[in-house]
RNA sequence: GCCCCGAUCUCGGGAGAGCGCUUGAAACACGGCCAACGUGCCUUGAAAGCAAGCCGCCGAAGGAGCAACUGCGUCCGGAAACUCUCAGGCAAAAGGACCGCGAUCAUACA
Numbered sequence: 001g002c003c004c005c006g007a008u009c010u011c012g013g014g015a016g017a018g019c020g021c022u023u024g025a026a027a028c029a030c031g032g033c034c035a036a037c038g039u040g041c042c043u044u045g046a047a048a049g050c051a052a053g054c055c056g057c058c059g060a061a062g063g064a065g066c067a068a069c070u071g072c073g074u075c076c077g078g079a080a081a082c083u084c085u086c087a088g089g090c091a092a093a094a095g096g097a098c099c100g101c102g103a104u105c106a107u108a109c110a
Base pairs, nucleotide, nucleotide: 006105007104008103009102011100012099013098018055020054021053022052023051024050028045029044031042032041033040056090057089058088062086063084064083065082069078070077071076
C1' cells in the first nucleotide's frame, strides 16, 4: 500500500398472515328544502380511514428462551434463519431479518 473481515451510509431486491366481526362518529356522495344560496337544514348510504370491543392468524424490526458449537476443563458466559409471540404486523403505502453494487471509516467502529 492492497485484499479479506468489520462498522456506517446511498441505491436495488426482499416473505408471511382476516380488505375479519360488532358498535359509534364521520370525510364524502345521491336526493330534497329555504324569503335566505350560506362554514345552511333534512333523509338515506358511507371507505382498505378514525375510536372502542371481540375472535383468528403471521414472524424477517426489536425482545426473550434453549441448543449444536465455542471461550483449555468445571463454574460462569457467548451463541441461530430453531422456539416463544412481549412488542410489531395481517389490501396498498410504510416497515422488514437478510442479500447485492458502490462509497466512507478503520485496529478503528459496533
Predicted 3D model of a 110-nucleotide RNA (Glycine riboswitch aptamer) from an Alphaproteobacteria bacterium. Model confidence (mean pLDDT): 80 of 100. NCBI's taxonomy places the organism under Bacteria, Pseudomonadati, Pseudomonadota, Alphaproteobacteria.